[in-house]
RNA sequence: UGUUUUCUUCGAGGGAGGGACGUAGUCCCGACCGGCGGUUAAAGUCCGCAAACCCGUGAGAACGGGUGGAAACGGUGAAAUUCCGUUACCGACAGUGUAAGUCUGGAAGGGAGAAGGAGAUG
Numbered sequence: 001u002g003u004u005u006u007c008u009u010c011g012a013g014g015g016a017g018g019g020a021c022g023u024a025g026u027c028c029c030g031a032c033c034g035g036c037g038g039u040u041a042a043a044g045u046c047c048g049c050a051a052a053c054c055c056g057u058g059a060g061a062a063c064g065g066g067u068g069g070a071a072a073c074g075g076u077g078a079a080a081u082u083c084c085g086u087u088a089c090c091g092a093c094a095g096u097g098u099a100a101g102u103c104u105g106g107a108a109g110g111g112a113g114a115a116g117g118a119g120a121u122g
Base pairs, nucleotide, nucleotide: 001122002121003120004119005118006117007116008115009114010113017029018028019027031102032101033091034090035049036048037047038046044089045088052067053066054065055064056063057062071087072086073085074084075083093105094104095103
C1' cells in the first nucleotide's frame, strides 16, 4: 500500500411575520431548508446514487426491471452549469376541520455512503 471477509460507530435540514377565513405551519403575501459519491476548483438545479412508488421472481430474506424535481445571465481564473454577483426554479407517499419541501405518520425503520477495528491474501 492493493484486494477481500467480518465487526463497530456515524449517516437530513426547514414555516418568522402577516392576509383572507367558521376552520389552514396545507390557500395568498412573505419566511426558511438543501442527503451521498463524482466532476481540472467548493454543486438542491451537471453526471450518477439513496429514500418512495409500480411490475416480475421468491416461502422469506432478497434479487431483477421500471418510474423518480429543478438554472440562466454576467464576472474572475489555466481550469468553475460547482466560486463571486444578479435574477430564477425544484422538492416521495399517507394523514389532516382546507390543498403541506417545512406539521403528524410509516420511522426506535430503511439508506446512498463515511470513519475506524480485526482477520485473510498479494
FMN riboswitch aptamer (RFN element) from a Spirochaetia bacterium, 122 nucleotides, folded computationally. It matches the Rfam family "FMN riboswitch aptamer (RFN element)". Rfam's curators write: The RFN element is a highly conserved domain that is found frequently in the 5'-untranslated regions of prokaryotic mRNAs that encode for flavin mononucleotide (FMN) biosynthesis and transport proteins. Model confidence (mean pLDDT): 82 of 100.